[in-house]
Context: one part of a larger RNA
RNA sequence: GAGCGAACGCUGGCGGCAGGCUUAACACAUGCAAGUCGAGCGGGCGUAGCAAUACGUCAGCGGCAGACGGGUGAGUAACGCGUGGGAACGUACCUUUUGGUUCGGAACAACACAGGGAAACUUGUGCUAAUACCGGAUAAGCCCUUACGGGGAAAGAUUUAUCGCCGAAAGAUCGGCCCGCGUCUGAUUAGCUAGUUGGUGGGGUAACGGCUCACCAAGGCGACGAUCAGUAGCUGGUCUGAGAGGAUGAUCAGCCACAUUGGGACUGAGACACUGCCCGGACUCCUACGGGGGGCUGCAGUAACGAAUCUUCCGCAAUGCACGAAAGUGUGACGGAGCGACGCCGCGUGUGGGAUGAAGUCCUUCGGGAUGUAAACCACUGUCAGGGGAAAGAAAGUUCUGAUCUACCCCAGAGGAAGGGGCGGCUAACUCUGUGCCAGCAGCCGCGGUAAUACAGAGGCCCCAAGCGUUAGGC
Numbered sequence: 001g002a003g004c005g006a007a008c009g010c011u012g013g014c015g016g017c018a019g020g021c022u023u024a025a026c027a028c029a030u031g032c033a034a035g036u037c038g039a040g041c042g043g044g045c046g047u048a049g050c051a052a053u054a055c056g057u058c059a060g061c062g063g064c065a066g067a068c069g070g071g072u073g074a075g076u077a078a079c080g081c082g083u084g085g086g087a088a089c090g091u092a093c094c095u096u097u098u099g100g101u102u103c104g105g106a107a108c109a110a111c112a113c114a115g116g117g118a119a120a121c122u123u124g125u126g127c128u129a130a131u132a133c134c135g136g137a138u139a140a141g142c143c144c145u146u147a148c149g150g151g152g153a154a155a156g157a158u159u160u161a162u163c164g165c166c167g168a169a170a171g172a173u174c175g176g177c178c179c180g181c182g183u184c185u186g187a188u189u190a191g192c193u194a195g196u197u198g199g200u201g202g203g204g205u206a207a208c209g210g211c212u213c214a215c216c217a218a219g220g221c222g223a224c225g226a227u228c229a230g231u232a233g234c235u236g237g238u239c240u241g242a243g244a245g246g247a248u249g250a251u252c253a254g255c256c257a258c259a260u261u262g263g264g265a266c267u268g269a270g271a272c273a274c275u276g277c278c279c280g281g282a283c284u285c286c287u288a289c290g291g292g293g294g295g296c297u298g299c300a301g302u303a304a305c306g307a308a309u310c311u312u313c314c315g316c317a318a319u320g321c322a323c324g325a326a327a328g329u330g331u332g333a334c335g336g337a338g339c340g341a342c343g344c345c346g347c348g349u350g351u352g353g354g355a356u357g358a359a360g361u362c363c364u365u366c367g368g369g370a371u372g373u374a375a376a377c378c379a380c381u382g383u384c385a386g387g388g389g390a391a392a393g394a395a396a397g398u399u400c401u402g403a404u405c406u407a408c409c410c411c412a413g414a415g416g417a418a419g420g421g422g423c424g425g426c427u428a429a430c431u432c433u434g435u436g437c438c439a440g441c442a443g444c445c446g447c448g449g450u451a452a453u454a455c456a457g458a459g460g461c462c463c464c465a466a467g468c469g470u471u472a473g474g475c
Base pairs, nucleotide, nucleotide: 001475006471007470008469009468010467013347014346015345016344017343020339027302028301030300031299032298035064036063037062040061041060043058044057045056046055047054048053071258072257073256080183081182082181083180084179085178086177089175090174094171095170096169097168098167099166100165101164102136103135104134105133111126112125113124114123115122116121142151143150144149156163157162158161184230185229186228191221192220193219196218197217198216199215200214201213202212203211233255234254235253236252237248238247239246240245260281261280262279263278264277283294284293285292286291311337313336314335315334319333320331321330322329323328350380351379352378353377360371361370362369363368384416386411387410388409389408393405419464420463421462422461423460424445425444426443430459431458432457433456434455440447441446
């Protein structure tokens, strides 16, 4: 000098945009953050009706979604990430092509009845539907095969026009796996390794592979730094710098990892699953002491730590996502508003006239000089703030749909709006008074012991300005 997720001191008018727990991955009260479908199914309740039935609503069976979106950076020095390649794989929804969609059966919830329990919840008996479950048939293509043969599918709904369902092939998308190269510090860490390195065979996986197991061989890595220890999420980027480089990895975007701690699998196209399940631990809550419940590293918010970081706000109107044929429903994603000068940017705090120059204050050689056109006073303007009105943003949408906010128009009145640091040199800016090596200043050099431009106050001046200084760490 430029820079910051900053903090502290003094001060503080408005707006736009962006950003706001860097510390305890510490503990969490409360509310909300993932639902949806009646055009898959049978019921309960309500309304209308004599009824058939229709509509609404509720839990249940069933389908899809809950693996996304959102958070954090603990762990990880690793094929984790970056980059460039590779072959032995999977892929719901979507697109294209092709071939099918036949005949039967047995249940379980809901419900009813009877119980148990303080609760969480749960037991028995009986009844029942389905796009839930099971069997037979069929098989173009598919899978297995000793190439003879064997195996294996489907689901219907209704308003009759569609939406579905099953098999196969291809695509798209997304993902799993492998490899080359790159990726911090320490040798006051020099040796490390038994599933270890390779082979054969079996198993396992969507898939290759010591992934796993049996047997066999004795290998594999290492001063080109193995192993061990410490530290750390990685990158696009960001800051600085002429560059090379150095430092860094907040916000935004990509990847990874984690979800109280450790382990495990289930379901599923996909998880070993943040607001799913089981077991163990710590903590915490309820209890009728028999037994149960919980997990904010989601959005707000609380406590604690800390120099330090916000509202228990509004709305699904827009964008997107889930479900649905749709209407629509849900969405603390998101869109907005709120708080704080935390940052960047813009604007204002008036404009013109006005004295050989008021008063006050300061200095003085006592003549005067300075503050200073500054004020007063006169004329005017209306940015911002204030009051009133009012679009677009909403469409590929005829009707309906704006949470929030502005452009723009009108009104009044100079009224409501300036501070901070510095003035010895570096370094722009000087005098007086007080103090007397005291009190104090200080980034470095250094000032202060009776004439201090260096301390303190005042006047004046310089710099920046809604900010100005200081401190911390990086270049």
This is a predicted structure of a 475-nucleotide part of an RNA (small-subunit ribosomal RNA, 5' domain) from an uncultured bacterium.
Its Rfam family is "Bacterial small subunit ribosomal RNA". Gene Ontology terms of the family: ribosome and structural constituent of ribosome.